[in-house]
Molecule: c-di-AMP riboswitch aptamer (ydaO/yuaA leader)
Organism: Kitasatospora sp. GAS204B
């Protein structure tokens, strides 16, 4: 001097996932005129904001049943190729049933390659680069849209110079 890991703080990112210390109860400390007051913590609630679902008319639409139902949150869809398991039409061989092989199709899973779409440091929009994501989960046979109305969520996971240009704002400074 650089790099890796851990902790604290600051500033930020994805996301609806933020704010109020408002109420009741429990509890620690301090003060007190012994009525109570202040500060902090825990737990159960509440409110605001934001987000999602159900739910008329009108409109729209047929739906399900042969391995396959349908729907929701989310950017996370749709394909190609290879391999593996299962289902199964047809054909061939061997000896009835069955076994083996070839091959079209369906479905499930994995890896890889793309892709609809999505994210990246004051905010929004546009242009242009680069780097990434392109998952996971839930309902349970059931839901189109949808006023009134009803119900629910407010978690979790990350980062350390976060490219450049234009317009309009915001903030700071003068």
């Nucleotide at each position: 001097c650089g790099u890796g890991c851990g902790c604290c703080g600051u500033c930020g990112c994805c996301u609806a996932a933020u704010c109020c210390a408002c109420g009741a109860c429990c509890u620690g400390g301090c003060c007190c005129c012994c009525g109570g007051g202040c500060c902090g913590g825990g737990c159960c609630g509440g409110g605001a904001g934001c987000c999602g679902g159900g739910g008329a008319a009108c409109c729209a639409u047929g739906u399900u049943c042969c391995u396959u139902g349908g729907g929701g949150u989310g950017a996370a869809u749709c394909g190609g190729c290879u391999c593996g398991a299962c289902c199964c039409a047809g054909g061939c061989u061997g000896g009835a049933c069955c076994a083996g092989c070839c091959c079209a199709g369906g479905c499930c899973g994995a890896a890889c390659c793309g892709u609809a779409g999505g994210a990246g440091a004051c905010c929004u929009u546009c242009c242009u680069g680069c780097u990434c994501c392109g998952a996971a989960c839930c309902c349970g046979u059931c839901a189109g849209c949808u006023a009134a109305c009803c119900c629910g969520g407010u978690a979790g996971g990350c980062g350390a110079g976060a490219g450049g240009g234009a317009a309009g704002g915001a903030a700071a400074g003068g």